[in-house]
This is a predicted structure of an 85-nucleotide RNA (transfer RNA) from Azoarcus sp. The sequence was found in a public genome assembly. The source organism's lineage runs through Bacteria, Pseudomonadati, Pseudomonadota, Zoogloeaceae and Azoarcus. It matches the Rfam family "tRNA". The family's RNA type in Rfam is transfer RNA. Rfam's curators write: Transfer RNA (tRNA) molecules are approximately 80 nucleotides in length. Their secondary structure includes four short double-helical elements and three loops (D, anti-codon, and T loops). Further hydrogen bonds mediate the characteristic L-shaped molecular structure. tRNAs have two regions of fundamental functional importance: the anti-codon, which is responsible for specific mRNA codon recognition, and the 3' end, to which the tRNAs corresponding amino acid is attached (by aminoacyl-tRNA synthetases). tRNAs cope with the degeneracy of the genetic code in two manners: having more than one tRNA (with a specific anti-codon) for a particular amino acid; and 'wobble' base-pairing, i.e. permitting non-standard base-pairing at the 3rd anti-codon position.
RNA sequence: GGAGAGGUGGCAGAGUGGUCGAUUGUACCUGACUCGAAAUCAGGCGUACCGAAAGGUACCGUGGGUUCGAAUCCCACCCUCUCCG
Repeated sequence: GGAGAGGUGGCAGAGUGGUCGAUUGUACCUGACUCGAAAUCAGGCGUACCGAAAGGUACCGUGGGUUCGAAUCCCACCCUCUCCG
């Protein structure tokens, strides 16, 4: 230099145009159980902004575009991995 795969709440991993900013696991918090812990069970749990609260808006690597509608399609760029030279 060329080709391919990937980037999604703290972490991992699904989701490939509409009911998804949301699912699963894990971590974490609270409670139950226990002499105490572990394990197990139940509930909770992303970030920022607005708001007294209830609630609302935005955020799927970054920035644009297409579309009534984008995490999903297109373009550019950034980063990681693999292969070729």